Predicted 3D model of RNase P RNA and transfer RNA as a complex of 448 nucleotides.
Rfam match: Bacterial RNase P class A.
The coordinates come from a structure-prediction model, not an experiment, and the mean pLDDT is 78.
RNA sequence: CGAGUCGGCCGGGCAAUCGCCCCGGCGGUUUUAUCCGCCGAGGGAGGAAAGUCCGGGCUUCACAGGACAGAGCGCCGGCUAACGGCCGGGUGCCGCGAGGCAACGGAAAGUGCAGCAGAGAACAGACCGCCUGCUUCCUCCGGGAAGCCGGUAAGGGUGAAAAGGUGGUGUAAGAGACCACCGCGGGAGGCGGCAACGGCUCCCGGCAUGGCAAACCCCGCUUGAAGCAAGACAAAUAGGAAACGCGGCGGAGAAAUUCGCCGGAGGCUGUCCGUCUCCAGUUUCGGGUUGUUGCUACAGACGUCCGGCAACGGACGCCGCAGAUGAAUGGUUGCUCCAGACAGAACCCGGCUUACAGGCCGGCUCGCUUU
RNA sequence: GGGCCGUUAGCUCAGUUCGGUAGAGCAGCGGACUUUUAAUCCGUUGGUCGUGGGUUCGACUCCCGCACGGCCCACCA
Numbered sequence: 001c002g003a004g005u006c007g008g009c010c011g012g013g014c015a016a017u018c019g020c021c022c023c024g025g026c027g028g029u030u031u032u033a034u035c036c037g038c039c040g041a042g043g044g045a046g047g048a049a050a051g052u053c054c055g056g057g058c059u060u061c062a063c064a065g066g067a068c069a070g071a072g073c074g075c076c077g078g079c080u081a082a083c084g085g086c087c088g089g090g091u092g093c094c095g096c097g098a099g100g101c102a103a104c105g106g107a108a109a110g111u112g113c114a115g116c117a118g119a120g121a122a123c124a125g126a127c128c129g130c131c132u133g134c135u136u137c138c139u140c141c142g143g144g145a146a147g148c149c150g151g152u153a154a155g156g157g158u159g160a161a162a163a164g165g166u167g168g169u170g171u172a173a174g175a176g177a178c179c180a181c182c183g184c185g186g187g188a189g190g191c192g193g194c195a196a197c198g199g200c201u202c203c204c205g206g207c208a209u210g211g212c213a214a215a216c217c218c219c220g221c222u223u224g225a226a227g228c229a230a231g232a233c234a235a236a237u238a239g240g241a242a243a244c245g246c247g248g249c250g251g252a253g254a255a256a257u258u259c260g261c262c263g264g265a266g267g268c269u270g271u272c273c274g275u276c277u278c279c280a281g282u283u284u285c286g287g288g289u290u291g292u293u294g295c296u297a298c299a300g301a302c303g304u305c306c307g308g309c310a311a312c313g314g315a316c317g318c319c320g321c322a323g324a325u326g327a328a329u330g331g332u333u334g335c336u337c338c339a340g341a342c343a344g345a346a347c348c349c350g351g352c353u354u355a356c357a358g359g360c361c362g363g364c365u366c367g368c369u370u371u
Numbered sequence: 372g373g374g375c376c377g378u379u380a381g382c383u384c385a386g387u388u389c390g391g392u393a394g395a396g397c398a399g400c401g402g403a404c405u406u407u408u409a410a411u412c413c414g415u416u417g418g419u420c421g422u423g424g425g426u427u428c429g430a431c432u433c434c435c436g437c438a439c440g441g442c443c444c445a446c447c448a
Stems, first nucleotide, its partner, number of pairs: 001367010012336007020044003023040006046342001050353002053351005058227004065273004070223005075089005090104001091102004105218002110216002112212002127156002129152003133148006164182006183207001184205006191198002231293003240285005247262006263279004287447003298320001300319001302317006337340001372444007381397004391428001399415005421437005
């Protein structure tokens, strides 16, 4: 210098002026509320506010019991309020490398699937080829051709996949049939590590059970549901109409009513059991209100130090930083630069995913050149 | 704001159970019938299965992301 890889950060800036939303103070105003006006060197979108894909807080439903089913997760350890997230490690694959990627438990528990092609597709298979034998034919007498009975998984061909590899022995030709090395599987011992796992030694097995579990399934762990349009309070109203339903039996009582059993309805994702509440209600049409609260001070931001490889945790200091409800952050002017992308909070928070013009910083790798 | 569905031929829909290479009706085109048209009959064309990845030998189908479209949900009695 070029190429690359990983991580972090920014997301136009400054000034003037006119507006918008919220908050605080004062006044009209008299206690509050409402409204209006004035003042404030008070505040006012994001890294993704987005998708709503996970997890948690919060709220309500009966504090939600048991079995089965369903759903989700899945190497190991740690972090965390929790997670399918993050950090660190292991294994496998990719890359010369820095590094990257992985839904990464189990395929010798069982069931199932593998179209087409191919001889054969799962405790396989003889199509071509190779080899022995037999028959017939040909012959230059070496042999050759055709057919048949067998042998053979070395070679060819098909396929995504054809049942260890290399070399040798062996054989009619061959083959883990046998041997050596490599690979693989199983077992034992001890070593390092919390563990996943790694590595060492010895023994056994000629190799015997290949792929798919984002197929059913098995194993382990987790799991109540709904969501701020949840929910709470207040105000107002024809406290209206229709459909379905408001059950059965028995006892007490003059009756209203009440008790027991059965039944029904509701709630807990589904079924059954269990339990609670009620004998109501459900749906549709119509009517009324569209106010207050939940609503932002918390797993809070920033800084320093300490512990930890890190995620993260702790201590101290300091700050108060949107809260709307037709829904606020905009308009104009000036200066400036690399001329500004994706995009707008709606209960809150931790993640993931997706979109994004341009720019800055740092670590590391490879190549070339120069010294 | 929250919840839930759908996307397959020009149109309306099957197929997704349990993965094996996608169909029906209408429409279009050609032919027959008819003097001609319609109707009818016969034949035929037409598909990136919304899109981008992944699992698998193989994906409309299974898994993940994205895009587009649609539906429902206030309180009171």